[in-house]
Context: one part of a larger RNA
RNA sequence: GGCGUAUGGGGAAUGCCUAGGCUCUCAGAGGCGAAGAAGGACGUGAUAAGCUGCGAAAAGCUGCGGGGACAGGCACAUACUGAUUGAUCCGCAGAUAUCCGAAUGGGGCAACCCGGCAUAUUGAAGAUAUGUCACCUAGCAAUAGGGGCGAACCCGGAGAACUGAAACAUCUAAGUACCCGGAGGAGAAGAAAACAAAAGUGAUUCCGUUAGUAGUGGCGAGCGAACGCGGAUUAGCCCAAACCUGUAUUGUUACGGCAAUGCAGGGGUUGUAGGACUACAAUAUAAGAUUUGUAAUGAAUUAGAAUCCUUUGGAAAGAGGAGCCAUAGACAGUGAUAGCCUGGUAUAAGUAAAGCGCAAAGAUUUAGUAGUAUCCUGAGUAGUGCGGGGCACGUGUAACCCUGUAUGAAUCUGGCGGGACCAUCCGUUAAGGCUAAAUACUCCUGAGAGACCGAUAGUGAACCAGUACCGUGAGGGAAAGGUGAAAAGAACCCUGAAUAAGGGAGUGAAAAAGAUCCUGAAACCAUACGCUU
Numbered sequence: 001g002g003c004g005u006a007u008g009g010g011g012a013a014u015g016c017c018u019a020g021g022c023u024c025u026c027a028g029a030g031g032c033g034a035a036g037a038a039g040g041a042c043g044u045g046a047u048a049a050g051c052u053g054c055g056a057a058a059a060g061c062u063g064c065g066g067g068g069a070c071a072g073g074c075a076c077a078u079a080c081u082g083a084u085u086g087a088u089c090c091g092c093a094g095a096u097a098u099c100c101g102a103a104u105g106g107g108g109c110a111a112c113c114c115g116g117c118a119u120a121u122u123g124a125a126g127a128u129a130u131g132u133c134a135c136c137u138a139g140c141a142a143u144a145g146g147g148g149c150g151a152a153c154c155c156g157g158a159g160a161a162c163u164g165a166a167a168c169a170u171c172u173a174a175g176u177a178c179c180c181g182g183a184g185g186a187g188a189a190g191a192a193a194a195c196a197a198a199a200g201u202g203a204u205u206c207c208g209u210u211a212g213u214a215g216u217g218g219c220g221a222g223c224g225a226a227c228g229c230g231g232a233u234u235a236g237c238c239c240a241a242a243c244c245u246g247u248a249u250u251g252u253u254a255c256g257g258c259a260a261u262g263c264a265g266g267g268g269u270u271g272u273a274g275g276a277c278u279a280c281a282a283u284a285u286a287a288g289a290u291u292u293g294u295a296a297u298g299a300a301u302u303a304g305a306a307u308c309c310u311u312u313g314g315a316a317a318g319a320g321g322a323g324c325c326a327u328a329g330a331c332a333g334u335g336a337u338a339g340c341c342u343g344g345u346a347u348a349a350g351u352a353a354a355g356c357g358c359a360a361a362g363a364u365u366u367a368g369u370a371g372u373a374u375c376c377u378g379a380g381u382a383g384u385g386c387g388g389g390g391c392a393c394g395u396g397u398a399a400c401c402c403u404g405u406a407u408g409a410a411u412c413u414g415g416c417g418g419g420a421c422c423a424u425c426c427g428u429u430a431a432g433g434c435u436a437a438a439u440a441c442u443c444c445u446g447a448g449a450g451a452c453c454g455a456u457a458g459u460g461a462a463c464c465a466g467u468a469c470c471g472u473g474a475g476g477g478a479a480a481g482g483u484g485a486a487a488a489g490a491a492c493c494c495u496g497a498a499u500a501a502g503g504g505a506g507u508g509a510a511a512a513a514g515a516u517c518c519u520g521a522a523a524c525c526a527u528a529c530g531c532u533u
Stems, first nucleotide, its partner, number of pairs: 001532009015518001016482002020453002022450007029442002031149002039100003042055003046078001050074002061094006070082003105114003115133007135146004153184001154182004164171001168218001194201002205232005215223002236434003239378001243266010271412001273377004277371004286365002290361005297354001301349003307322005323340002325329001331343003383407008393419001414429005469476002489517001492504004
């Protein structure tokens, strides 16, 4: 020096655990904000650095309800207080709520600086206190509304590239990402100028299928319907106009009026065309804001069954024996595995605000028959030329929808569509508007679940984490869990310079559980012994 064995150090794997995550289900909620939000700064405790709470009324104040013995948060200890004249605590409703921040009197390098006006302290100067003073929109004004924040979902405007095509230009990616505007708990769409095809359907939305079909496509890569069928859910309405009335203005007048325009009210709303108008008939049917009464439900909360012995053990819930409850054998805890030890659970009760449903009142709204002469039924619209876009559809035989530009109808004997176009036939009634449900999502609250993770996993974050730290900045972004059942956390003694460290003693089932604390692998290091060079 090597190998082996043993004993230690070192180290943190492994095992076990879970306080935290992940993914869902059901229910709720789906907003907050000039009455000053979200988010912060600074304060606030007997002592107080941090977190939490709160705001100069500052770990809190008031009222009502609950509750019933301790309480003064995490967080020990000391001091001092409070509390059965009911505290702490829980629920509901209020008060207070500094400064910054949309930030809004003006300014500003956020949490700071400086003003005007009114009132008070004064009679004045000055100062202090309280209130008020931004802009935009509507309105004569008083005044009202807006602004900002927020996870996804929704609608609109604007809109890439990488990539794929095994290169690349049409094409694709994709109307995706990103940006902007807007709304709501949903949004959008929506009551046929729709589909269909000789038969019919009957607003919209969503799901399954039709179907990777028909198509489209440098007919490449790719893109990709609809009809129909089966379901979810169902709901339909209102204006403009004709006509009538009132009123204002204007024009005209033979001063009797007449006409036009505007405003307000009535009327009226459709394709089997309907309505106005004329003539009849009458008061049927249904809906219903809101108010009152009643009241299911409803916060904190209350009651809530049933077990003992022996034994092993540090500890019984284990094992053995004998019982009991169950509308409760969900779950969690308790010194090992508990229906009967504890909290709960099934069930029952109570309950402020609110209030489903029901009853009554009730503004208001809602229907017909016949006639067919006249009037009305959405115009720079429909359509057309040119240029684009959207439709699964790339200009193609390209219909249909939108429109930048240039033009430009008809009026019910009307108009539009049925994938060039024409005829027949069929369907429908554009150029105004509203509309619940079925659908999408989850920053958030409650309950529950998992052939999800178990500390290099699971969120980046189980722990004071978007922290420490890095970066001028945008931004990037960690590591770090476990004594024990209970601190019983080692009085006292010894060695030592020692408040280091260790040895005794003591606690404990265990200290080889001693705070660098469960288990404690390997690398690596050391000591002893054996063999060997």